[in-house]
RNA sequence: AGAGUUUGAUCCUGGCUCAGGAUAAACGCUGGCGGCGUGCCUAAUACAUGUAAGUCGAACGAAGGACUUGGGUAGCAAUACUUAGGGCCUUAGUGGCGAAUGGGUGAGUAACGCGUUGGUGACCUGCCCCGAAGUGGGGGAUAACAGUUCGAAAGGACUGCUAAUACCCCGUGUGGCCGCAGAGGUUAGAGGCUCUGCGUCUAAAGGUGCAAAUCGCUUCGGGAGGGGCCUGCGUCCCAUCAGCUUGUUGGCAGGGUAAUGGCCUACCAAGGCUACGACGGGUAGGGGGCCUGAGAGGGCGGCCCCCCACACUGGCACUGAAACACGGGCCAGACACCUACGGGUGGCAGCAGUAGGGAAUAUUAGACAAUGGGCGAAAGCCUGAUCUAGCAACGCCGCGUGUACGAUGAAGACCUUCGGGUUGUAAAGUACUUUUCGAGGAGAUGAGGAAGGACAGUAUCCUCGGAGUAAGGAUCGGCUAACUACGUGCCAGCAGCCGCGUAAUACGUAGGAUCCGAGCGUUAUCCGAAUUUACUGGGCGUAAAGCGUGUGCAGGCGGUUUGGUAAGUUGGAUGUGAAAGCUCCCGGCUCAACUGGGAGAGGCCGUUCAAAACUACCAGACUCGAGGGCGGCAGAGGGAGGUGGAAUUUCCGGUGUAGUAGUGAAAUGCGUAGAUAUCGGAAGGAACACCAGAGGCGAAGGCGGCCUCCUGGGCCGCUCCUGACGCUAAGACACGAAAGCUAGGGUAGCGAAUGGGAUUAGAAACCCCAGUAGUCCUAGCCGUAAACGAUGUGAACUUGGUGUCGGUGGGGUAAAAGCCAUCGGCGCCGUAGCUAACGCGUUAAGUUCACCGCCUGGGGAAUACGACCGCAAGGUUAAAACUCAAAGGAAUUGACGGGGACCCGCACAAGCAGCGGAGCGUGUGGUUUAAUUCGUUGCUACGCGAAGAACCUUACCCGGGUUUGACAUGUAGGUGGUAGGGAUCAGAGAUGUGACCGACUCUUCGGAGAGCCUACACAGGUGCUGCAUGGCUGUCGUCAGCUCGUGCCGUGAGGUGUCCGGUUAAGUCCGGUAACGAGCGCAACCCUCGCCGUAUGAUAUAAGUGUCAUACGGGACUGCUGGUAUCAAGCCGGAGGAAGGUGGGGAUGAAGUCAAGUCAGCAUGGCCUUUAUGCCCGGGGCUACACACACGCUACAAUGGCCGGUACAGUAGGUUGCAAAACCGCAAGGUGGAGCCAAUCCUCAAAAUCGGCCUCAGUUCAGAUUGUAGGCUGCAACUCGCCUGCAUGAAGUCGGAGUUGCUAGUAAACGCAGGACAGCUAUACUGCGUUGAAUACGUUCCCGGGUCUUGUACACACCGCCCGUCACGUCAUGGGAGCUGGUAACACCUGAAGCCGGUAUCCCAACCCGCAAGGGAGGGAGCUGUCGAAGGU
Repeated sequence: AGAGUUUGAUCCUGGCUCAGGAUAAACGCUGGCGGCGUGCCUAAUACAUGUAAGUCGAACGAAGGACUUGGGUAGCAAUACUUAGGGCCUUAGUGGCGAAUGGGUGAGUAACGCGUUGGUGACCUGCCCCGAAGUGGGGGAUAACAGUUCGAAAGGACUGCUAAUACCCCGUGUGGCCGCAGAGGUUAGAGGCUCUGCGUCUAAAGGUGCAAAUCGCUUCGGGAGGGGCCUGCGUCCCAUCAGCUUGUUGGCAGGGUAAUGGCCUACCAAGGCUACGACGGGUAGGGGGCCUGAGAGGGCGGCCCCCCACACUGGCACUGAAACACGGGCCAGACACCUACGGGUGGCAGCAGUAGGGAAUAUUAGACAAUGGGCGAAAGCCUGAUCUAGCAACGCCGCGUGUACGAUGAAGACCUUCGGGUUGUAAAGUACUUUUCGAGGAGAUGAGGAAGGACAGUAUCCUCGGAGUAAGGAUCGGCUAACUACGUGCCAGCAGCCGCGUAAUACGUAGGAUCCGAGCGUUAUCCGAAUUUACUGGGCGUAAAGCGUGUGCAGGCGGUUUGGUAAGUUGGAUGUGAAAGCUCCCGGCUCAACUGGGAGAGGCCGUUCAAAACUACCAGACUCGAGGGCGGCAGAGGGAGGUGGAAUUUCCGGUGUAGUAGUGAAAUGCGUAGAUAUCGGAAGGAACACCAGAGGCGAAGGCGGCCUCCUGGGCCGCUCCUGACGCUAAGACACGAAAGCUAGGGUAGCGAAUGGGAUUAGAAACCCCAGUAGUCCUAGCCGUAAACGAUGUGAACUUGGUGUCGGUGGGGUAAAAGCCAUCGGCGCCGUAGCUAACGCGUUAAGUUCACCGCCUGGGGAAUACGACCGCAAGGUUAAAACUCAAAGGAAUUGACGGGGACCCGCACAAGCAGCGGAGCGUGUGGUUUAAUUCGUUGCUACGCGAAGAACCUUACCCGGGUUUGACAUGUAGGUGGUAGGGAUCAGAGAUGUGACCGACUCUUCGGAGAGCCUACACAGGUGCUGCAUGGCUGUCGUCAGCUCGUGCCGUGAGGUGUCCGGUUAAGUCCGGUAACGAGCGCAACCCUCGCCGUAUGAUAUAAGUGUCAUACGGGACUGCUGGUAUCAAGCCGGAGGAAGGUGGGGAUGAAGUCAAGUCAGCAUGGCCUUUAUGCCCGGGGCUACACACACGCUACAAUGGCCGGUACAGUAGGUUGCAAAACCGCAAGGUGGAGCCAAUCCUCAAAAUCGGCCUCAGUUCAGAUUGUAGGCUGCAACUCGCCUGCAUGAAGUCGGAGUUGCUAGUAAACGCAGGACAGCUAUACUGCGUUGAAUACGUUCCCGGGUCUUGUACACACCGCCCGUCACGUCAUGGGAGCUGGUAACACCUGAAGCCGGUAUCCCAACCCGCAAGGGAGGGAGCUGUCGAAGGU
């Protein structure tokens, strides 16, 4: 850093996908060790059990315990009981401190919550530190305890006793608070600070110790650390949330708080917030940081640190320095548990653990040894904070699973072209090492002055043992490193995208390979790639994208110049930016991960100093931007009123008679009740021919007869005035074609709907006849169009040419015009430049600036919902689910077009003869069959493969046999009367049997080869695949095309050349030309026919000579000539010539197309078969027959048929052959055998011609069919051959729609020969000659083809592509009478706990009065009011 994917190919646009990194992960397969980390992302779900906050006896009373000193009683004593002390131990209670820290979680919160910067002159602060002063006197209670008592329990009630560092009073007052008076300086500001005077009020506690002392206590000032509050800036998505707000905003007074404040209350005022996004909805703890990225950014907030919030849910306060309190309290609710049913108890989002949920997340461990915390004077106690261990490859890092040598390259496996290759020095084997592992021994640091270590007998070290304990995962079509075999066969499956699946490197398995490695893959998510939201860094003519147009508020931006200020800006200094993290340097664990120390960075923010270019602001000036004035000009610019002629239609009248109208052709329609036509008159509505133009005007929509009135804008000239007054423009407002809507008019023509007539398979259309809304006017709505230049507005700059409209100046004219210059419009062509290309190009899509609008894959969607507008129709705004891998732009090459131009062909036309009807032959389809073997199927299959199916052929069917085979090769073994021949018998035959006969080559004489037999390898297959193939062939098409090299053009596909003008049968030739040349085709060269010559030969002939055959050569080249042409190619005519413009015919078939045909001609990959799908044999079938088609033959007759006579060919074949003469037979044929290995023999033409008969009929036409008698071939003519004689004598009287061949020695007619072959179904095929025509105006049309051009959404290429409905199924979303749940808010009712207030019913030790009783102050309970959670409606 890129890559794949839209196309036949290309460029562009554009989306999708991939390669990288990361994770609190999970899943699959696998798993040796260690270090360091991390580990409920889901149910802030519910929790059994244990534990996480206590401590102080040196604050206090009391109780208990053992001990001890003295006394007493009992006892001889031990001892027991009792009494007065003493210290020691334990602790329920009072009291103090702690419990507000630590630990957990992220539900809520979009907020001064967090971050950062300031402020507090508006504040608090226990324990700690410093300083100053003090600690005197007194009083009354109360728990514990004891007694009584209620309750199941939890827990109480009453009476009585008692202590304190608990509580209260008095004194003192350094101080402090408050009030009053005064002074001082600070500040932006005084409720702050300092000082002075007077007055009121206000403290304390003791403990330990022999003592010294020490720990406490009280008041005040200061500090440190901590906290409260305020504040600028920053902090997610939705505008389909646009208006919100009544304690709301402010003030005064009061309350409340540590403190400011509507924080709360009363009163007064009516404010406050909002497009710079209020309010509402959704989502979310924030930050340091983490991941990614070149960066800018994007995403995230787990572990660690800081802050916040929460503690079953909701509310509330108490205590306290601090809480509205996770392991405190009260109330309400839900849930759970206990219960004697009366009532109680509980809160793991502390550490473990359980259930549940989930893809998923650990031990009910050890220790306070260390660090830290609470209490204590201390010892010490407590501490699931913490330190450790356990579990988990969850992550990062490190180590190992051996090392060296070792080739016959072992075996095995896999592949193979069978030669070999790979696995592979890999293994085995030999030598060595010991990290790790096992055993034994030693054994820490972490602990401070001694002892004391959970971890731990751990880390580490030493000795011994032995390669011993330790490798997998994914992938291998492209992207993307790595290939083969087998299996499967759009099945099973794979797949991130493109896409694989009948020879699968894509599925599965195996071998091998590649990449990682105690891991490897998959899935999920984030960033990157994606410049694919573009700040860095994109676009909008046609790809998505310029609002239909204007006016204009806010906003953004703004001409020249002077001075000032310093907000932005720039520079310096400084504060801050916690630690951890990051970067660099140095160090500690053997390294690394990890970790210690130092430095740097951390864009922001604050303070301050300085600068003054630019922006901004203030003041002043200017004129070129903008506007105005004066003088002219053009115009379908707008509105209103009037007016004119032509035309259509209708009405009236005249003339006039049968049609008219309409169409591709018709019909409906109109017309004898008088149309159309024509003349005259009248009415009414709408639109304004010519002028008219690339023309003019307008912001756009749009505007067209003429005249008048009102009115907007523009241009030119003068350079007189103002002095930046400007540009753009979200929202807003206005205008806005046609259609449509409302109301009222109007209606000639036209004309949705509708009716009728046609067309058509149908015709809801196109065509025709009618015709309503509408079109027109007035008033109002609608607000959209391909409202387009598919191009927003304004300004500046950047070579030109040409036309036109409006002005001005010059010049010119009699007047003009052409001409020159300039300003403003409207067009065309083009430079640079731009563009993907097309194209744009001073009227930019060029180069820049300002502002606005808009776009971000296709479909869903011109949509739904919501909102706004509308009378309605509907409009504006505008999604998502789901789905696809594309959708698209421009250009290229083809193909196609019921697009265009040109040209050709028996393509049509003009002709001739046919086919299609009949009978027969052959082939095919279909049907039938045991089988009717197979292939061929539009042209390009169908008398085709087949130049010949009775058996054979033969591939098919039935039956009988056979299994190394009918045939080939190899190996091994066997065989000498062997190989081979073969009478006889059985049999349908194959086959079996087998008398008898009987070999060959070499030899070293053993044998070997060949043959035969047996066995194993293998043979065999017309079995499948022509879509795995070779070869061959058909077709377009004997059409004129198809390409290449170099150059040039194009980003490229590609183009040019090959195009254009002529010409040709031809890309044939000529000319032009960014092309110049060349190749395959065309033509020519080859064969043949026609003319001549020479030579040779010959079977004719007596010879001359002629003819024929063969070989060689000549001849024809537009060469000559007239015309025509660009005087080119060539064309037209002529001469000569046997032949004239490629002389006729043949062979010759470009690049390619049709997955055309053929595996059954041959060859061949793969597959299948192997006592059969092979081979042999007999018989049958390929010959079937209701039909249909194709190709032919013979006819339908007189241009004929029959009979008789008489003529004239050319190919070609012949020894298993052709066969003469002669004879027999009516004939087929037979006998016969001359001659011929062929210019020698076989060998005869038929139409024609001459003569006769027939006379138009199913015939003297035609010959099918059938009977019968024969002949020939052959082993054999039944299925199933051919020929002959006699007899029989069918259909058929020239053929519908349609269709074929042929342009001259051709068509047509006539016969002859040949091949294969025993024979033949040949009327077929291939050749040969004889006789011998007609027609072509021409290229409009049909078919096929060629060239150029044009359109295309086609490229499997029009037999293409593709749209909609319906039916069925699947998925997703919306609507839907409604139903139901959640959340938030509002109204009313009820109103717990509690704070605050009121009241004075009850109760009360301290203080006051009083001798007392009692009273007062004060407190508590009760009752009650405001607020108030939850609940109800």

A computed fold for a 1433-nucleotide RNA from a metagenome, annotated as small-subunit ribosomal RNA. Model confidence (mean pLDDT): 83 of 100. The RNAcentral record of the sequence draws on SILVA. Its Rfam family is "Bacterial small subunit ribosomal RNA". Rfam links the family to the GO terms structural constituent of ribosome and ribosome.